The prediction has a mean pLDDT of 81. This is a predicted structure of a 73-nucleotide RNA (transfer RNA) from a Candidatus Bathyarchaeia archaeon. Rfam family: tRNA. Rfam links the family to the GO term triplet codon-amino acid adaptor activity. RNAcentral records the identical sequence in 2 taxa.

RNA sequence: GGGGUCGUAGCUCAAUGGCUAGAGCGCCUCAAUGGCAUUGUGGAGGUUGUGGGUUCAAAUCCCAUCGACUCCA
Repeated sequence: GGGGUCGUAGCUCAAUGGCUAGAGCGCCUCAAUGGCAUUGUGGAGGUUGUGGGUUCAAAUCCCAUCGACUCCA
């Protein structure tokens, strides 16, 4: 220098171009218990790496760019 895969909540991961982007763990609140652990109820937390484009509609398709891993030279 060129090719490929990946980037979504604090962490690990889902989501066929169309429901308000969800789950587990973690965090907060409340209840059960004398207390802890534990279980259960409810809640907070996301500009889907960034910037554009296509579309009635984009996490998803296209382009550029940044980062991680990897292959070739």